Record summary:
Small-subunit ribosomal RNA from an uncultured bacterium, 1455 nucleotides, folded computationally. Its mean pLDDT, the model's own confidence on a scale to 100, is 84.
């Protein structure tokens, strides 16, 4: 929850029935009681279900899932088949009674019923079993009936349905296994009930599942054990797969249920809406005690960036009881809510240029928004409104038929007919009328990636930003607008996951330099591994058989109007498992076999290692000489040693270390690294060719040994060296580099470390691929020499043998040949090391290249942006210092590698310049004049500021200039063009003012004309607009400076590199030169260089007037003054001349130097103009132009005065000095170039001058500025602050100008300052130069020591290229590229996000040991209690209660 058809009952409803009242004539109505008799049913006994359904993922890394199998089990409700269902008994809730308590509840007597409970009996094919046997069950209800019997209650029968025992099946469930399934080794050992036996218990069922006992196993590098994270799956997102990430929704299966523990009921449970016990929380409470679990549906409250309604029905599937109707179901179907997702649709359609109006932009002309709008015509989904309307429903139940069952026509099942009920959604889906373009378009973006661009504001501000990265006054990057892109009821962000990422590489990466090869051998696991042949058939293959749940995806189809969706069917699920084949390769067993790998024998070279001896050169100490004042040492120096004898020298003498020359990209060794000579022991290589062995190989995680230097540890030795330390230097310091001293150590034994740019920055083995030159060890072959032995022969000579001769034999000695070995040379083959260069090939280049980094193969180590960081925690190791293993947080958008062009080097060649040196003459000290800071000021106007600003713009500041300052003044204006108006224009007095200005008075009426007017000029007015020396030279043109008159700066083809880039332009010579020659993968050009152009220097020629004047003539005191002349200088046009043309030599036979000759002049003759590609975001908006801002009664215009000249100082150009190569007076010469009509201005006169006067003369080779100075001549000072110097002052004047006060220049007269050649540093200048000396001009009224020319006299020096600056070519290094004025690196200041450490706290897990010990189940039990059942009783069985143990949650306590 349900079941009254299990049971007692009867508190509520609802009917009958009796019984009293009341009203009424009655019928009948009311009230009351009574009675379970009847429909039902609240509580209660009883049964089933409450283990399904739903919720959730804490927990669990497990047999929990997956998926493939097992055997020792259980299963209520369901099917099946057999059998059974007999007859008894005692209780006990509901009830009553009675107490206890706030409640929840309880407790006591007392009645009674069951399909509650309990014995009897009956039983097997059920359990045990010693095979003899013993032992085990049950309940009835309900509906119907002829006949018999009845105590009228039934018995009986009969149908269903229950019950009770067995088999058997389904269905669930329990259990065991093999393979699978996260991350960490900074978890390396784990485990005592552990692992196995044997024995009892237990359990539904196997089992250490539990105990006793015995063994001492078990798991573990194929990863135990512990940590931290996770339910798992089918699937799902991505993805070409491969494979990553996920595990919502939908289905399976497993944990859980406030948090632990525990059982109890039952078929099933240790139980989500069940039970005890503890804990923590919330609530009640009379403080004694109780009561509760929303991870069920709703909802609430909190948390959070965030997630819904306390709807609706059981109509539909389903569950549960039920005989059944039913009831009960937040399961479930369904509705709200939410653009959270996919799909569908709509918001109109056509037409419409006057291309409307607004908008925005504009080269002002248009463009563009746009056929878009408006207008015209239609349409009417979707939404309003009216109307109509499927399907989701089948049944169950009722009636009637037939057919089971039965004695039956009853009842009941079953099938069939029929009539009629069952819709929550729902105002449903769908259609049909009506009306109206009517109600319906948003969001993000437009700088690249990445479709979409202007304008306006803002000004490194406000903001944008995914990554780069925008904004500092013209932002397609911010905000707005306008126009456009791209989606669309959706757009955009944030957060997350795959891809892109071949960036963890299985498919499908790498390690010399970019991150990576372990320092280096040995070997263990393990990985791979030569040749035949047989067998197996694990791996491999291939065919059947099982399974691989369903959904899902995919296909074919079919159903909602399409689609989403929903549905059949197929394929798929790449996988497990099993049975048959197949045997090529892998593996396993067997045999064999020598090519890999190993031994034996014979040689070979060596600084391989260890011991133990020995040597000589050197250095230092000591003793002895013999000697004397310094030695040492540095860039220089000093400290130090040395008269107490140092250093040099000579003789001995001790010590310790290391071992010159040989010595070599030479040798050996795994590296590490080894270097005198001998002696012994000892380890590997390599050649030869035979013989054995018969895959014994390779590689190697772990391990284990070697292992430089430093450096510890103990005992030793210590010459010389030399960290730390002392002193002297040297520097701003110098804890350094350089000196003098010097201790650890170096060195010897044992012992430790255990690392290094231990590098070829290049693990190890094997195979294959072109070659040259070398060199080190064999080793074969030729060839030469040279030596030995041996053999032959010759041939003299000799000794023996023979009486002698010859002969023979034999032996020496020599010469020859041949053959063998040795040794050295020479070449050639071949093996092994090892070095250079190379082809293919590789490679990002640079490099490699048979000693590969090339093709291949095996095993092994390592890497995965940059910093943190090889660091911190842990851990092993080490005495220690330390090593080894080895992170994160957090931060950056880079960090690296190789080559390129440049730039830059206290890198390197070459090489140029007045760049240095050599000379000569100044500045830097003194007055002055001039700019320029800086203070001042009303204002000192503005600009230039290394070099490349500072006598600069300015070739002139008293007004004017002038911009600045201060005061009056104007306001379409001082000036330009246009409109309208008036007048000619213009001159003169006057008043007021500082003046602009205003005001009054008077002359004057012009020129042109088609007679309308028109120019030109003034006055007023109006608004377009003038005007700005205000800003930005960093918006910008022009023009300019500098590098630099330096020799450079590019291109077209070509060719080399993957690019950038090279080449060329580099090399060798030579030039002032990228000039020129050669040489070359470069050829060609071009813009510089040079020349072409002027002046100058010689000469011809033409012309001579103002200019010359030789030769003739006149003249004059004297002059070309004059006739005259064309020779001369000169003038000013045109030519000639200079090219390394010629000669020698050098070189390369070149180009080109050198000398020389000739010539006026020689090697661009001297000088000028003349500035390449680009650099300095160089000057300069203030010459001029100009984008763009800004002001317009002013930032524009006028006028007066000031001001730019101001002065404590400072720095740059200058001038004149400081004197005798001078200064003073005096005579006497000699130029050139210029200028001149508002001008130069003669002569005379006049003043001391300055200047005044005159007025000739000249528009200039005529006339004038204009006497040129230095020089020269002779005099005079005589070394002084002067006969030097000339400032300042004071007085007189002069001249210009409207005006010399602030503020001009001269002059006369008087005054006489500093100053006696200049620290430090620092500029010019290489020939007509430097130094000196005057002239002219421009600007200009006046005012030049400035500036730009002119002639005069007229030097010295350059050895040389080391250094200083500054350039040019090659080349080299690079971490710069805003380019060394770069880069950057560390300490400190503050802070404390991150992170470590850190006195400690605090919280959670957990391991040992201990204490404790609830509820429970289980043993025990000596105390209490007790209906069946046994016994005649007494008491027995059994059970309860207590109690004790055992085991065990929470709890404590130590570690």
């Nucleotide at each position: 929850g349900u079941c009254g058809g299990a049971c007692g009952g009867c508190a509520g409803c609802a009917u009958g029935c009796c019984c009293u009242g009341u009203a009424g004539c009655a019928a009948u109505a009311c009230a009351g009681g009574g009675u379970g008799a009847u429909g039902g049913c609240g509580a209660g006994u009883g049964g089933c279900g409450g283990a399904c359904g739903g919720g959730u993922g804490a927990g669990u890394a497990a047999c929990g899932c997956g998926u493939a199998g097992g055997a020792a089990u259980c299963u209520g409700c369901c099917c099946u088949a057999a059998a059974g269902u007999g007859g008894g008994g005692g209780a006990u809730a509901a009830c009553u009674c009675a107490g206890c308590g706030a409640a929840a509840g309880u407790u006591g007597a007392g009645c009674u019923a069951a399909u509650a409970c309990c014995g009897c009996a009956u039983a097997a094919u059920c359990u045990c079993u010693u095979u003899g046997g013993a032992g085990u069950a049950a309940a009835g209800c309900a509906g119907g009936g002829g006949a018999u019997c009845u105590u009228c209650g039934g018995a009986c029968c009969u149908u269903g349905u229950g019950c009770u025992u067995u088999g058997g099946g389904a269905u669930g469930a329990g259990c065991c296994u093999g393979c699978g399934u996260a991350a960490g080794a900074u978890u390396a050992g784990c485990u005592a009930g552990u692992u196995g036996g044997u024995a009892g218990g237990g359990u539904a069922a196997g089992a250490g599942c539990c105990u006793a006992c015995c063994a001492a196993g078990g798991c573990u590098a194929c990863g135990a054990u512990c940590u931290u994270u996770a339910g798992c799956u089918g699937g799902u997102c991505u993805g070409a797969g491969a494979g990553g990430a996920c595990g919502a929704c939908c289905a399976g299966c497993c944990a859980c249920a406030u948090u632990g523990g525990g059982a109890c009921u039952g078929a099933g449970a240790c139980a989500c809406g069940g039970c005890c016990c503890a804990a923590a929380c919330u609530c009640c409470u009379a403080c004694g005690g109780g009561a509760g679990g929303c991870a069920g549906c709703a909802g609430u409250g909190g948390g959070g960036a965030a997630u819904a309604u306390u709807g609706g029905a059981c109509a539909a599937u389903g569950g549960g009881g039920g005989a059944a109707a039913c009831c009960c179901u937040g399961a479930u179907c369904c509705a709200g809510c939410g653009a959270u997702g996919c799909c569908g649709c709509g918001u109109g359609u056509g037409u419409g240029a006057a291309g409307a109006a607004g908008g925005c932009c504009u080269g002002a002309g248009g463009g563009u928004u746009g056929u878009a709008a408006a207008g015209c015509a239609c349409u009417u989904u979707c939404g309003g409104u009216g109307g109509g309307g499927a399907g989701g429903a089948a049944a169950u139940g009722c009636u009637c038929a037939a057919g089971g069952u039965u004695a039956a026509u009853a009842c009941c099942c079953u099938u069939g007919a029929g009539a009629g009920u069952u819709g929550a959604c729902g105002u449903u889906a769908c259609c049909c009328g009506c009306a109206u373009a009517a109600g319906a378009a948003g969001c993000a973006c437009c700088g690249g990636c990445u479709a979409a661009c202007u304008c306006u504001g803002u000004g490194c501000c406000a903001g944008c930003a995914g990554c780069c990265g925008c904004g500092g006054u013209a932002a397609u990057a911010c905000a707005g607008a306008g126009g456009g892109u791209g989606c669309a009821a959706g757009c955009g962000u944030u957060a997350a996951u795959c891809g892109a990422a071949g960036u963890u590489a299985c498919u499908g990466g790498g390690c010399g330099u970019a991150a990576a090869g372990c320092g280096u051998g040995c070997g263990u696991a393990g990985g791979c591994g030569g040749a035949u042949a047989u067998u197996u058939a694990a791996g491999u293959c291939g065919a059947g058989c099982g399974u691989g749940a369903a959904a899902u995806c995919c296909c074919c189809g079919g159903g909602c109007u399409c689609a989403a969706c929903c549905u059949g069917g197929g394929a798929a699920c790449u996988g497990c498992g099993u049975u048959c084949g197949a045997u090529a390769c892998u593996g396993g067993g067997u045999a064999u076999c020598u090519a890999g790998a190993g031994u034996a024998u014979g040689g070979u070279a060596g600084a391989g290692g260890a011991a133990g001896g020995u040597g000589g050169a050197a250095u230092u100490u000591c003793c002895g000489g013999u000697g004397u004042a310094g030695c040492g040492g540095u860039g220089a120096a000093a400290u130090g040693c040395g008269u107490a004898g140092a250093u040099a020298u000579c003789g001995g003498a001790a010590a310790g270390a290391a071992c010159a020359u040989c010595a070599g990209u030479g040798g050996c060794g795994a590296a590490g690294g080894c270097g005198a000579c001998c002696u012994u022991c000892u380890g590997g290589a390599c050649c030869u060719a035979u013989a054995c062995u018969g895959a014994c190989g390779c590689u190697g995680a772990g391990g284990u040994a070697c292992g430089a230097a430093a450096g510890c540890g103990u005992g030793g030795g210590g010459a010389g060296c030399a960290a730390a330390c002392a002193g002297g230097a040297u520097u701003a310091g110098a804890u350094a580099c350089c000196c003098u001293g010097g201790u650890a150590g170096u060195c010897c034994a044992c012992g430790c470390c255990g690392u290094a740019a231990a590098c070829g920055a290049u693990g190890a083995a094997a195979a294959c691929u072109a070659g040259a030159u070398g060199u080190u060890a064999g080793u074969c072959c030729a060839g030469c020499u040279a030596u030995u032995a041996a053999a032959u022969c010759a041939u003299u000579a000799u000794u023996a043998u023979u009486g002698g001769u010859a002969u023979u034999u034999a032996g020496u000695a020599u010469g020859a040949u041949u053959u063998a070995g040795u040794a050295g040379c020479u070449g050639g083959g071949u093996u092994a090391g090892u070095a250079u260069c190379g082809a293919a090939g590789c490679u990002a280049a640079c490099g490699c290249g048979u000693u590969a980094a090339g093709u291949u193969u095996u095993c092994c180590g390592c890497c995965u942006g940059g910093g943190g960081a090889g660091u911190a925690c842990g851990g092993c190791c080490g005495c220690a210092a330390g090593g080894c293993u080895a992170a994160a947080a957090c931060u950056c958008a880079a960090a690296g590698a190789a080559a390129u062009u440049g730039a830059c080097g206290g890198g390197g060649g070459c090489u140029c310049g007045c760049a240095c040196a050599a000379g000569c003459g100044g500045u830097g000290g003194a007055g002055c004049a001039u700019g320029u800071g800086g203070u001042u000021u009303a204002a000192u106007u503005c600009g230039a500021u290394g070099a490349u600003a500072c006598c600069c713009g300015a070739a002139a500041a008293a007004c004017c200039u002038u911009a600045c300052c201060u005061a009056c003044c104007c306001u379409u204006g001082a000036c330009a063009u246009c409109c309208c108006u008036g007048g000619a224009a213009u001159c003169c007095u006057u008043u007021a003012g500082a003046g602009a200005u205003a005001g009054a008075g008077g002359a004057g009426u012009g020129c042109c004309u088609u007679c309308g007017g028109g120019a030109a000029c003034c006055g007023g007015g109006u608004g377009a607009c003038a005007g700005g020396u205000g800003c930005u030279g960093c918006a910008u043109g022009g023009c300019u400076g500098u590098c630099g008159u330096c020799a450079g700066c590019u291109c077209g083809u070509g060719u080399c590199g993957u690019g950038a880039g090279a080449u060329g332009u580099u090399g060798g010579g030579u030039u002032a030169a990228g000039u020129c020659c050669c040489g070359u993968a470069a050829c060609a050009a071009g813009c510089g260089c040079a020349a072409c152009c002027c002046c100058u220097a010689u000469c011809c020629u033409u012309a001579g007037u103002u200019g010359c004047c030789a030769a003739c003539g006149a003249u004059u005191a004297a002059u070309g003054u004059c006739g005259g002349g064309a020779a001369c200088u000169c003038u000013a046009a045109g030519g000639a001349g200079a090219c390394u043309g010629c000669c020698g030599g050098u070189g390369a036979u070149a180009a080109a130097c050198c000398g020389g000759a000739g010539g006026a002049a020689g090697g661009u003759g001297g000088g000028g103009a003349c500035g390449a590609c680009g650099u300095c975001a160089a000057g300069u908006c203030g010459u001029c132009a100009u984008g763009g801002c800004c002001c317009u009664u002013a930032u524009g215009g006028g006028u007066a005065g000031g001001g730019c000249u101001a002065c404590a100082c400072a720095c740059g150009u200058g001038c004149u000095a400081c004197a005798a190569u001078g200064g003073g007076g005096a005579g006497u010469a000699c130029a050139g170039a210029g200028g001149g009509u508002c001008g130069c201005c003669a002569a005379g006169u006049c003043g001391c001058a300055a200047g005044a006067u005159g007025g000739a003369g000249c528009u200039a080779a005529u006339c004038c500025c204009a006497g040129a100075a230095a020089a020269c001549u002779a005099c005079u000072c005589a070394c002084a602050g002067u006969c030097c110097a000339g400032a300042u002052u004071g007085g007189a004047g002069u001249c210009u100008g409207c005006a010399a006060c602030u503020c001009g220049a001269c002059u006369c007269c008087a005054u006489g300052a500093a100053g006696u050649u200049g620290g430090a540093a620092u500029c010019g200048c290489u020939a007509g130069u430097a130094a000196u000396c005057g002239c002219g001009a421009a600007u200009c009224a006046g005012c030049a020591u400035g500036u730009c020319g002119c002639g005069g006299u007229g030097a010295a020096u350059a050895c040389g290229u080391u250094c200083u600056c500054g350039g040019g070519c090659c080349u080299u290094g690079u971490a710069c590229a805003c380019a060394c004025c770069g880069c950057c690196c560390g300490u400190c200041a503050c802070a404390c996000c991150a992170u470590g450490g850190g006195a400690g706290u605090g919280a959670a897990u957990u391991g040992c040991a201990c204490c404790a010990g609830a509820a429970g189940c289980g043993a025990g039990u000596g105390g209490g209690c007790u209906a069946a059942c046994c016994g005649c009783a007494a008491g027995g069985a059994g059970g309860c209660c207590g109690c004790u143990c055992a085991c065990c949650a929470c709890g404590g306590u130590g570690u």